This is a predicted structure of a 489-nucleotide part of an RNA (small-subunit ribosomal RNA, 5' domain) from uncultured Magnetococcus sp. The prediction has a mean pLDDT of 91. It matches the Rfam family "Bacterial small subunit ribosomal RNA".

Context: one part of a larger RNA
RNA sequence: GAACGAACGCUGGCGGUACGCCUAACACAUGCAAGUCGAACGGCAGCAGGCUCUUCGGAGUGCUGGCGAGUGGCGAACGGGUGCGUAACGCGUGGAUACCUGCCCUGAGGUGGGGGACAACAGCUGGAAACGGCUGCUAAUACCGCAUACUCCCUAAGGGGCAAAGGCCGCAAGGUCGCCUUGGGAGGGGUCCGCGUCGGAUUAGCUUGUUGGUGAGGUAAAGGCUCACCAAGGCGAUGAUCCGUAGCUGGUCUGAGAGGAUGAUCAGCCACACUGGGACUGAGACACGGCCCAGACUCCUACGGGAGGCAGCAGUGGGGAAUAUUGCGCAAUGGGGGCAACCCUGACGCAGCGAUGCCGCGUGAGUGAAGAAGGCCUUCGGGUUGUAAAGCUCUUUUAGUAGGGACGAUAGUGACGGUACCUACAGAAAAAGCUCCGGCUAACUCCGUGCCAGCAGCCGCGGUAAUACGGAGGGGGCAAGCGUUGUUC
Repeated sequence: GAACGAACGCUGGCGGUACGCCUAACACAUGCAAGUCGAACGGCAGCAGGCUCUUCGGAGUGCUGGCGAGUGGCGAACGGGUGCGUAACGCGUGGAUACCUGCCCUGAGGUGGGGGACAACAGCUGGAAACGGCUGCUAAUACCGCAUACUCCCUAAGGGGCAAAGGCCGCAAGGUCGCCUUGGGAGGGGUCCGCGUCGGAUUAGCUUGUUGGUGAGGUAAAGGCUCACCAAGGCGAUGAUCCGUAGCUGGUCUGAGAGGAUGAUCAGCCACACUGGGACUGAGACACGGCCCAGACUCCUACGGGAGGCAGCAGUGGGGAAUAUUGCGCAAUGGGGGCAACCCUGACGCAGCGAUGCCGCGUGAGUGAAGAAGGCCUUCGGGUUGUAAAGCUCUUUUAGUAGGGACGAUAGUGACGGUACCUACAGAAAAAGCUCCGGCUAACUCCGUGCCAGCAGCCGCGGUAAUACGGAGGGGGCAAGCGUUGUUC
């Protein structure tokens, strides 16, 4: 000098834009953050309508719109958060293949005929609750055989094995959304390898599934991944092992570069979801707002037993020098479901708070010498503040008031928002501070103080004339900021 997710002190007009718990991966009240489909299904708790009955109070009826709960499908593995762990094929880069892939695109073939259940519901019943138990009824795109098999799978090459579901529209023909088997693709993922990836030798030896083989099991898949047997190997001064520290990268900061430092925001990958372990479902998880077990903690309880997990968005306590609203909207973009209408979406779009950073603008312009008054200095003549002020003549950015009023939305639909922007009106009107002035380093005098009080980045100032302390006048620098502290180059 530059930089910052900064903080602190003094000060503070406006706008745009970006950013905002770096500390306790500390604990969390409350609300919301993942649903959707009645065009898969049986149905009908509530609402609206129709019809029937009515003692005019109402009752009945799924008939219609629809639809709570339930069966079923898809989604919930995305999106969002955090950086604990990890020095590792975790990441980066370049390769490899023994593999998988729902939805999507494209091709081929098929979609025949049967069966038995279980929820909901009804009855009985247990429990304080959470939640159940027994009996009975029932539908399906739920479940299970049979038939068929272009392909596909296994094979000892003879042969053997595996499917499916219907819904809606239509008078029909047919259409459309699906379903099953399989080939290819796209995108996504799994696994393996070369190279690169912090400090410590005051860590020198480490290793027994360890290293390799045979066989088997397991997986979507190669493999000690696991197991049985056999061999005795494997790694290490080119740093094994151990200890400490740390998510990695694109990037960011600095620097002429080489390099050094760093990894907030945004983007890619990884890891984690109270702590530890485990599997289930599924195309995909060993699963943040799923399940089971154990633990710590909190809460409810009728003491028998139960409930919970903000490192989602807000918000609270705590910690801290320090970091925001329990806001609006799905209008846009994107995502999930649905034929669609549409529903959901604290992703996202906006608004709020903060000079936290960057950028822009303003706090007036011209004129004005009796060089006014006042202040300060003075050699007492004057000098300086200083065209500065006043006065005169103008302008009206921004802010204010009033009127108009968008783009963002290819038909409809705008949270933002009566916002941006435009026009008019009034009036210089509402808007300047901070720090420094011994040298480095730009800017000097007076008074006070008297090695005191104090200053200080380094050198150093202060003990009676201090340009170095404190105040004043003046001056320098920067400016809605200015200084200080911290950190990096």